[in-house]
Molecule: transfer RNA
Organism: Coregonus sp. 'balchen'
Formats: sequence, structure tokens, C1' cells
RNA sequence: AGGGAUGUAGCUCAGUUGGUAGAGCAUGGCGUUUGUAACGCCAGGGUUGUGGGUUCGAUUCCCACUAACUGUA
Repeated sequence: AGGGAUGUAGCUCAGUUGGUAGAGCAUGGCGUUUGUAACGCCAGGGUUGUGGGUUCGAUUCCCACUAACUGUA
């Protein structure tokens, strides 16, 4: 200097070939137990990395930037 893939809940990750986002673990509450763990039920938690563009509508398509990863010269 250039290429590839990645950024989504506290953590690990899905997801929709454009239609107002989910799982597991974790956290809180309740039940169960003498109590704890385990188990069951419920709840909270996200401006989908940032900024712009296209669109009635963008996590998804396009552009730039940025963070970290990995090759190439």
C1' cells in the first nucleotide's frame, strides 16, 4: 500500500434473498426444598459499530469512516 472476513442484549452467537430482532448462558422475581444446588414459570435488558445515500420502509442494498482479526506485497 492493497485484499478477505467480522462488529446484533452483560457474554457466545443466530436471523430475515428489505416489512417495526431471537436463542443459550448470565441477571431479577415466583414456585418447588428445612436450606442450597438443580428443575419449572415469568420478567427486564438492543437507537443491529459510526455517519450518509436509495426506498413508503434498511440489521439486510450502496458509499465513506472506525475498531479488532487474518493473509499478500